The part of an RNA shown here (large-subunit ribosomal RNA, domain IV) has 361 nucleotides and comes from a soil metagenome.
Its Rfam family is "Bacterial large subunit ribosomal RNA".
The prediction has a mean pLDDT of 89.
Context: one part of a larger RNA
RNA sequence: CCGUGGCUAAGGAACUCAGCAAAAUGACACCGUAACUUCGGGAGAAGGUGUGCCCUCGUUAGGUGUAGGACCUCGCGUCCGAAGCCGAAGGGGGUCGCAGAGAGCAGGGGGUGGCGACUGUUUAACAAAAACACAGGACUCUGCGAAGCCGCAAGGCGACGUAUAGGGUCUGACGCCUGCCCGGUGCCGGAAGGUUAAGGGGACCUGUUAGCUGGCUUCGGCCGGCGACGCAGGGAACCGAAGCCCCGGUAAACGGCGGCCGUAACUAUAACGGUCCUAAGGUAGCGAAAUUCCUUGUCGGGUAAGUUCCGACCUGCACGAAUGGCGUAACGAUCUCCCCACUGUCUCGGCCACGGACUUA
Numbered sequence: 001c002c003g004u005g006g007c008u009a010a011g012g013a014a015c016u017c018a019g020c021a022a023a024a025u026g027a028c029a030c031c032g033u034a035a036c037u038u039c040g041g042g043a044g045a046a047g048g049u050g051u052g053c054c055c056u057c058g059u060u061a062g063g064u065g066u067a068g069g070a071c072c073u074c075g076c077g078u079c080c081g082a083a084g085c086c087g088a089a090g091g092g093g094g095u096c097g098c099a100g101a102g103a104g105c106a107g108g109g110g111g112u113g114g115c116g117a118c119u120g121u122u123u124a125a126c127a128a129a130a131a132c133a134c135a136g137g138a139c140u141c142u143g144c145g146a147a148g149c150c151g152c153a154a155g156g157c158g159a160c161g162u163a164u165a166g167g168g169u170c171u172g173a174c175g176c177c178u179g180c181c182c183g184g185u186g187c188c189g190g191a192a193g194g195u196u197a198a199g200g201g202g203a204c205c206u207g208u209u210a211g212c213u214g215g216c217u218u219c220g221g222c223c224g225g226c227g228a229c230g231c232a233g234g235g236a237a238c239c240g241a242a243g244c245c246c247c248g249g250u251a252a253a254c255g256g257c258g259g260c261c262g263u264a265a266c267u268a269u270a271a272c273g274g275u276c277c278u279a280a281g282g283u284a285g286c287g288a289a290a291u292u293c294c295u296u297g298u299c300g301g302g303u304a305a306g307u308u309c310c311g312a313c314c315u316g317c318a319c320g321a322a323u324g325g326c327g328u329a330a331c332g333a334u335c336u337c338c339c340c341a342c343u344g345u346c347u348c349g350g351c352c353a354c355g356g357a358c359u360u361a
Stems, first nucleotide, its partner, number of pairs: 001356008010347002014345001019342001027051005036041001038173001052095006062086003068080004072075001096100001108340004113335002115332002120132002136171007148157003174327004179257003184254002186250005193245003199239002204234005211226006258276005285319001286316001297313005
């Protein structure tokens, strides 16, 4: 010096990101317990008091239960119960120590907020959480060989279920609620019109040539023109679904929810007016917030002093209603702030024990 323990004057969080760590609390009985509350809770709230041993009330209450007794449905029956044994709780008196839950094991508590209702679940091996899940809510699909899912298929799950069922998505107890926009995108419905594939349809065009024909000919043929049937290639009109366009619906579907100017007899502000744009211009509630840039906003509270915290204000850079809004008792190894208790966290160190390191053998 390191590790693990123990003690420490005075102070008592001044330490630090943070009371991290440590200390303190601790059992049982009794007394006594607030706000709030979903009336269950909150509660072990908080805060107090008692606790050893001896005598006595004491043949204590009570338990067990021999002998004995009572009863009957008669038995390994039920009930009562001398003795013997066990034996609280409480009253009174006494007694010892510094100390009586005598050592060990054994909640620290209170207040205010944020988030999540809760018990649960999770990153096996740096994250346990405000993340996931959750009962509850809503939308939507699915009529049964269901939808959905696995599989090429057969087949299987769903389900030996049947819409009070099953699948998908979102939200997330409960309370009060959940506004406006369907223009875009999606989904659902519609089928008149437009567009539209394969396919049907074949007007017409073309290739090939039996034949006809012109020229030339060494009569073998050569070079041209027209060209039926068949075969082959191309091919317009026209007839062709869904889809798209189109017409409607739908936001607890994806999503969206304005700007400028003026105006009241102090000033300031603007209930009011004008104007432009939009599909519609953010309702309730909340708001410097897990969201506020400016910002340590301003005011109030708490401190001697407070970028945090709590309560307000509203100028919301850039809250807002199931990507839910706002509350909420209880709950939390959650996060923030404050207080009491307590302490070597600290002022600021010191001492001790054991085990290492280290030195020597």